[in-house]
RNA sequence: UUAUCAAGAGAGAUUGAGGGACUUGGCCUGAUGACAUCUCAGCAACCGGCUUUUUGUACGGUGCUAAUUCCAAAAGUGAAGUCACUUCACUUGCAGAUAA
Numbered sequence: 001u002u003a004u005c006a007a008g009a010g011a012g013a014u015u016g017a018g019g020g021a022c023u024u025g026g027c028c029u030g031a032u033g034a035c036a037u038c039u040c041a042g043c044a045a046c047c048g049g050c051u052u053u054u055u056g057u058a059c060g061g062u063g064c065u066a067a068u069u070c071c072a073a074a075a076g077u078g079a080a081g082u083c084a085c086u087u088c089a090c091u092u093g094c095a096g097a098u099a100a
Stems, first nucleotide, its partner, number of pairs: 001100005010040005018029003023073004041065003045062004049057002069095001074092008
């Protein structure tokens, strides 16, 4: 820079307190051991290999395995309400993640 991000996929061991990208506000989750590290397993996003190249294949390289990128935080449109404030829905951005 480009593409995608509403689907999919777990156990064991060690460790021992927070974690969910940063900041803020929520919300969820964690001693029925979260997070992290290792081992094996699984999923299949991208690239490569093979293929009957329509498609499949997990063979390789990264990746991933709570909740839409957990939601919102910048702007726009519409609707509602106890009406110059709040809530809800949609759209487009910013930021982030992954691959090439």

This is a predicted structure of a 100-nucleotide RNA (SAM riboswitch aptamer (S box leader)) from uncultured Sporosarcina sp.
The model forms 97% of the base pairs in the Rfam consensus.
The sequence is in RNAcentral, with records from MGnify.